[in-house]
RNA sequence: AACAAAGCUGUCUAGGGUUCCGUUAAUGGUUUUUCCGUUAAGUCUGGACCGAGAGAGAGCGUAUAGUCAGAAGUUGACUAUAUAACACGGAAGGAUAAAAGCCUGGGAGAC
Numbered sequence: 001a002a003c004a005a006a007g008c009u010g011u012c013u014a015g016g017g018u019u020c021c022g023u024u025a026a027u028g029g030u031u032u033u034u035c036c037g038u039u040a041a042g043u044c045u046g047g048a049c050c051g052a053g054a055g056a057g058a059g060c061g062u063a064u065a066g067u068c069a070g071a072a073g074u075u076g077a078c079u080a081u082a083u084a085a086c087a088c089g090g091a092a093g094g095a096u097a098a099a100a101g102c103c104u105g106g107g108a109g110a111c
C1' cells in the first nucleotide's frame, strides 16, 4: 500500500527441536568440595524459543435487525443476534540454530 469475510489478530495448549541460559559427563587450568575454558549429550526434567484449517478461549472486523443524530444516503454512534455445520489426508520441499499438527496446505489425493 493492497486484500479478506468457512475473515484477521492475539493468548494458551497438543506438539517440536537445540542457537542462547541452565544441567550432566569427560578433560585442561586454577586461588583445587571453588571458579574459568574446551568437547559431547535434547534417548538432559527444565528457563527461554517455534507452535495448529481440521485444538481451546478472546478481541477486532463482517452480516442482519433495531434505536438515536442528520435534509438524506450504500453515513456515523450505540444495542442485540449471528460469525455455523462438516473437515480422512500423503510423499517431497521450505524457513529458522534446528525441528514440528509451522509454511507449501480446507494442497495432491481419498470419500
Base pairs, nucleotide, nucleotide: 007060008059009058011056012055015050016049020047021046022044023041024040025039026038027037028036029035061083062082063081064080065079066078067077068076069075086106088109093103094102
Predicted 3D model of a 111-nucleotide RNA (Guanidine-I riboswitch aptamer) from Anaerobacillus arseniciselenatis. Its mean pLDDT, the model's own confidence on a scale to 100, is 83.